This is a predicted structure of a 357-nucleotide part of an RNA (large-subunit ribosomal RNA, domain IV) from a metagenome. The prediction has a mean pLDDT of 86. It matches the Rfam family "Bacterial large subunit ribosomal RNA". The full RNA is in RNAcentral, with records from SILVA.
[in-house]
Context: one part of a larger RNA
RNA sequence: UUACGGAAAAGGAACUCGGCAAAAUGACCCCGUAACUUCGGGAUAAGGGGUGCCAGUAGUAGCUGACCUAAUCAAGGGAAGGCGAGGCUGGCCGCAGAGAAUCGUCUCAAGCGACUGUUUAGCAAAAACACAGGAGCGUGCUAAGGCAUUGUCCAAGCCUACGUAUACGCUCUGACUCCUGCCCGGUGCCGGAAGGUUAAGGCAAGUCGUCAGCCGCAAGGCGAAGCGAUGAACCGAAGCCCCGGUAAACGGCGGCCGUAACAAUAACGGUCCUAAGGUAGCGAAAUUCCUUGUCGGGUAAGUUCCGACCUGCACGAAUGGAGUAACGACUUGAGAGCUGUCUCUUCCGUAAGCUCG
Numbered sequence: 001u002u003a004c005g006g007a008a009a010a011g012g013a014a015c016u017c018g019g020c021a022a023a024a025u026g027a028c029c030c031c032g033u034a035a036c037u038u039c040g041g042g043a044u045a046a047g048g049g050g051u052g053c054c055a056g057u058a059g060u061a062g063c064u065g066a067c068c069u070a071a072u073c074a075a076g077g078g079a080a081g082g083c084g085a086g087g088c089u090g091g092c093c094g095c096a097g098a099g100a101a102u103c104g105u106c107u108c109a110a111g112c113g114a115c116u117g118u119u120u121a122g123c124a125a126a127a128a129c130a131c132a133g134g135a136g137c138g139u140g141c142u143a144a145g146g147c148a149u150u151g152u153c154c155a156a157g158c159c160u161a162c163g164u165a166u167a168c169g170c171u172c173u174g175a176c177u178c179c180u181g182c183c184c185g186g187u188g189c190c191g192g193a194a195g196g197u198u199a200a201g202g203c204a205a206g207u208c209g210u211c212a213g214c215c216g217c218a219a220g221g222c223g224a225a226g227c228g229a230u231g232a233a234c235c236g237a238a239g240c241c242c243c244g245g246u247a248a249a250c251g252g253c254g255g256c257c258g259u260a261a262c263a264a265u266a267a268c269g270g271u272c273c274u275a276a277g278g279u280a281g282c283g284a285a286a287u288u289c290c291u292u293g294u295c296g297g298g299u300a301a302g303u304u305c306c307g308a309c310c311u312g313c314a315c316g317a318a319u320g321g322a323g324u325a326a327c328g329a330c331u332u333g334a335g336a337g338c339u340g341u342c343u344c345u346u347c348c349g350u351a352a353g354c355u356c357g
Stems, first nucleotide, its partner, number of pairs: 001352008010343002014341001019338001027051005036041001038175001052092006062083003067078003093097001105336007112328002117129002133173007145159003176323004181253003186250002188246005195241003201235002206230005213222003254272005281315001282312001293309005
C1' cells in the first nucleotide's frame, strides 16, 4: 500500500448522479393494525409488550393404563402403575435470558406495466415479450393455412385433426371499470358488371416475292394456279378505367377576420378551403421547444417531485383513451429508523506486498 474482516467520541446523508456500500430490522407468543379495495385483500400493515433459572400452586389439569367387573361382539364402570403441563404467585443471577447461528427495515406519494411468468448463454430483466380477456378477417372439409416435392418433369404424402365454425388459421389490442367520436377523397381489400381500354390467338381485305405462260429483235416487261413473306379492319379474358361498400383496414381529423356598456375574453357572426376538420377524456405529460412556464404544497433554501392552470412548438380514443385494488431485484420524489457515505479520520486482526533464507 492492497484485499477481506472487527471497533469508534460528538454529529447523523452534511457524502453522492443517486443512502451506492454499510448499518439497522429479524425467531416464537400476546396486544394492536389506517387510507383504499375488484370485499379476496391491503397485513408480519404500522406500532407496542413478553421470552432465562429456582420454588409453590402440583405430581394438580390432562394423557396413558396391567388388571378387575361385565361379556358373543361393541359399549360402559372401577383401578395399581407410568408420563406430565399451560397459566398464575413468589424468589435468584448477569451488561445482556429468541444470551450463539439461522433470521423482514418501514412509511407516504407519483409514473409505467393489470397480475404469476419470458428475454439479449458472455455489458441491457425492463416500461420490452407473453398473458387471460376484446375485436376483425379467412375457412363448409380433399377446409383455409403450412410442410414436402424436378434424380422421378408439375407427384405421392404429412401437419392442421382421428378436429368440423362454441372448430381451425392469420392479424391487431392486452386483466378489470367507464368508454371507443368524425372522415371511404388517396392506398388496400371486398362486391359489381353496362360502357371504355386491352394480350396471345382467330378470321382475313390488301401488298410483296417466286413461277408455267404471254409480249418484245434485244434489254426487259406483264404474269394464272401453287408455295412463301407481310398484313388493315373485325372478334377476343382477367386486369386497369369505371360504379358501390369497408377505418378494432393503411391512414387522416383546417385557416383568416370581426363582435358583449372599463379593459380582457368571445357564447355570436362573416369568409376561404377540405374526404372530414379532434368528440369524450387527459394535458408543461416516458409527449412542452420557448421553460427552471405561472400559482399552490413540501424545504431555511427545491432546474427534480406532488396538486392545479391550459398558451397541447408536436395528447387523444383497440397504432386504443381515461381510471384502477393487488403485484414489481422496474423508474421518480419525500420521510422515520439506522449508520465511518460524510465532517475527518483513527485503531486492531488475517492474507499478501518489502528484507533475509